The part of an RNA shown here (small-subunit ribosomal RNA, 5' domain) has 588 nucleotides and comes from Quiscalus major. Rfam family: Eukaryotic small subunit ribosomal RNA. Rfam links the family to the GO terms structural constituent of ribosome and ribosome. Its mean pLDDT, the model's own confidence on a scale to 100, is 81.
[in-house]
Context: one part of a larger RNA
RNA sequence: UAUGCUUGUCUCAAAGUUUAAGCCAUGCAUGUCUAUGUACACACGGGCGGUACAGUGAAACUGCGAAUGGCUCAUUAAAUUAGUUAUGGUUCCUUUGGUCGCUCCUCUCCCACUCCUUGGAUAACUGUGGUAAUUCUAGAGCUAAUACAUGCCGACGAGCGCCGACCUCCAGGGACGCGUGCAUUUAUCAGACCAAAACCCACCUGGGCCAGCCCGGCAGCUUUGGUGACUCUAGAUAACCUCGAGCCGAUCGCACGCCCCCGCGGUGGCGACGACCCAUUCGAAUGUCUGCCCUAUCAACUUUCGAUGGUACUGUCUGUGCCUACCAUGGUGACCACGGGUGACGGGGAAUCAGGGUUCAAUUCCAGAGAGGGAGCCUGAGAAAUGGCUACCACAUCCAAGGAAGGCAGCAGGCGUGCAAAUUACCAACUCCUGACCCGGGGAGGUAGUGACGAAAAAUAACAAUACAGGACUCUUUCGAGGCCCUGUAAUUGGAAUGAGCACACUUUAAAUCCUAGAGCGAGGAUCCAUUGGAGGGCAAGUCUGGUGCCAGCAGCCACAGUAAUUCCAGCUCCAAUAGCGUAUCUU
Numbered sequence: 001u002a003u004g005c006u007u008g009u010c011u012c013a014a015a016g017u018u019u020a021a022g023c024c025a026u027g028c029a030u031g032u033c034u035a036u037g038u039a040c041a042c043a044c045g046g047g048c049g050g051u052a053c054a055g056u057g058a059a060a061c062u063g064c065g066a067a068u069g070g071c072u073c074a075u076u077a078a079a080u081u082a083g084u085u086a087u088g089g090u091u092c093c094u095u096u097g098g099u100c101g102c103u104c105c106u107c108u109c110c111c112a113c114u115c116c117u118u119g120g121a122u123a124a125c126u127g128u129g130g131u132a133a134u135u136c137u138a139g140a141g142c143u144a145a146u147a148c149a150u151g152c153c154g155a156c157g158a159g160c161g162c163c164g165a166c167c168u169c170c171a172g173g174g175a176c177g178c179g180u181g182c183a184u185u186u187a188u189c190a191g192a193c194c195a196a197a198a199c200c201c202a203c204c205u206g207g208g209c210c211a212g213c214c215c216g217g218c219a220g221c222u223u224u225g226g227u228g229a230c231u232c233u234a235g236a237u238a239a240c241c242u243c244g245a246g247c248c249g250a251u252c253g254c255a256c257g258c259c260c261c262c263g264c265g266g267u268g269g270c271g272a273c274g275a276c277c278c279a280u281u282c283g284a285a286u287g288u289c290u291g292c293c294c295u296a297u298c299a300a301c302u303u304u305c306g307a308u309g310g311u312a313c314u315g316u317c318u319g320u321g322c323c324u325a326c327c328a329u330g331g332u333g334a335c336c337a338c339g340g341g342u343g344a345c346g347g348g349g350a351a352u353c354a355g356g357g358u359u360c361a362a363u364u365c366c367a368g369a370g371a372g373g374g375a376g377c378c379u380g381a382g383a384a385a386u387g388g389c390u391a392c393c394a395c396a397u398c399c400a401a402g403g404a405a406g407g408c409a410g411c412a413g414g415c416g417u418g419c420a421a422a423u424u425a426c427c428a429a430c431u432c433c434u435g436a437c438c439c440g441g442g443g444a445g446g447u448a449g450u451g452a453c454g455a456a457a458a459a460u461a462a463c464a465a466u467a468c469a470g471g472a473c474u475c476u477u478u479c480g481a482g483g484c485c486c487u488g489u490a491a492u493u494g495g496a497a498u499g500a501g502c503a504c505a506c507u508u509u510a511a512a513u514c515c516u517a518g519a520g521c522g523a524g525g526a527u528c529c530a531u532u533g534g535a536g537g538g539c540a541a542g543u544c545u546g547g548u549g550c551c552a553g554c555a556g557c558c559a560c561a562g563u564a565a566u567u568c569c570a571g572c573u574c575c576a577a578u579a580g581c582g583u584a585u586c587u588u
Stems, first nucleotide, its partner, number of pairs: 001584005009457001011455002015450001022415003026412003031064002037061002043056002062436001071370003081291003085287003090284002096279003099275001114250001118149002125141002128138003159180004166173002181247002185239005200220001204217006225232001249273001251272004256268004260263001293341003300332003307329006346366002349360004372393002375390003395406001397404002423448001425447003431444001432442003463494003466490006473482003499528001501521002504518001531577005536558002542572001544571004553560001
């Protein structure tokens, strides 16, 4: 694990793993809206209006989620995985913290310019339709945006780097031009860290003399930050900047205030949403070191088509023979490579156990892989996604035969397979997840139902009197006697106790059920009746009775049975465990 017999209470509780990762009817399991993107559905509703828009709100556009969860274990043997380190070799929706006047700005000229706000669509809707058929859609007519596009003003005047017409007393001054933000891409520079002296130049100064030369003294300043380590960070220069453009806000809600030159004026608070980039968080992805079962009836393996290394490119989010080109000839192996097997997903763990071991681990936690089999891909921050798409293969559904639709190893449920496994139930109250959200959704999850997988507790009677039997004790020479002593037995008697069950009202609960607590019924052969296996030995318990007669049968093993069976079939009695016990099997 399965199965046989039996089963009163109560609390937990596993459950289609093994065989077929076999096939599936039906239903459900992923959707979502706030004061705050878009409302012209009279679909409602009614507020007071100078009527743009009160409010609720189906549908639809837009945004986000759907890559989580749940299921299963087919593959897989240095693979997965565990511990350990690394990313100075990478990405990251969201969260949180920074940042969001740093740019001179518009296309050869002329033609005259929205920034209090630009453009063109489209759905829902209306109406006309097609098809046997689908979550199929065509044509026509409207109308929105935080959808899709386009695009200023402002700060704004400079600063810095080139160029250098021209002026000039050779000291200098300098117009017009060009470039100048962050992000991207490329190249270059600086990024110093104990020499010393001389030369050279500048200032101050000492001495010598041929008076403008020589010898001395002093001083010659500047180096962003970090690491064990950068081609890091920061800085400078020259450029680049993709026509399928990178950022620099034409968005929404609440309150309304302040100022004046009173106007179609100026200015302003708290949020929401959105942004390139930097960090953070949640992670993810790749690596490092060490560790795995059986097998030699597997001893050599790898390298043409990458095997091992070098250089360079492609490619990737990045590192790498990952790929390509050109070179070199390497790399592994009895310390078991390579190959084969596995009724092998790995680990945390489980059983057994003195110590050491042996066996198991599909299974609730952590990783991995997979959605009938392979392959490819879109969208997206994230998928090589399957309750997404596209083919092929295998299955298989509807059809009017033209076509169309499919994927339960999600939850229920069915068939098949088998020794082998539950309800087409209720709910979102709990735990959490998700969404535009305090409001919706969730077969995640919870709650009941089935449930002797298994585990904990624990009824089936207790007491007394009487009778009988026995034992101690006291008295007694014995016989015997005693009750302020027990034990057992009796279809003798007695009242007390209580649940199983029935059941009213609470409680419980999302609503119920169950339990617990409390009323009422509820026990004498208390028929409200405990079983399963055994009674030769091992091994606790009969040499009792009847039947059978080497037959029927029992018996794990030894043995039993041939006419007195301690062993079979029965009766009685007894023993063991007990709401459980037997049998088969794996394992220790």
NCBI's taxonomy places the organism under Eukaryota, Vertebrata, Sarcopterygii, Telluraves, Quiscalus.